[in-house]
RNA sequence: GAUAAGGGCAAACCCCCGGCGACGGGGCGACGCAAAGCUGCGGGUCUGGAUCUCAACCAGACAGCCGGGCUGCCGAA
Numbered sequence: 001g002a003u004a005a006g007g008g009c010a011a012a013c014c015c016c017c018g019g020c021g022a023c024g025g026g027g028c029g030a031c032g033c034a035a036a037g038c039u040g041c042g043g044g045u046c047u048g049g050a051u052c053u054c055a056a057c058c059a060g061a062c063a064g065c066c067g068g069g070c071u072g073c074c075g076a077a
Base pairs, nucleotide, nucleotide: 001074008033009032014027015026016025017024018023031064037070038069039068041067042066043065044062045061046060047059048058049057
């Protein structure tokens, strides 16, 4: 960060498998993405438990919610 080039990822729906669940893996499929690569470190949202009415607590999920950290392809004027 350009109406450049080569490539990349893959939302929803549907199917299969796993999980109490949030959700995850695979297939199909493209809504989108310049970090939609990695990372729960801070916030947030969600699930289960406990408590009990409302927060604090315990264990989890989400990186395609916002920040932070680490790494990285191409590149004209």
Predicted 3D model of a 77-nucleotide RNA (c-di-GMP-I riboswitch aptamer) from a soil metagenome.
The sequence is in RNAcentral, with records from MGnify.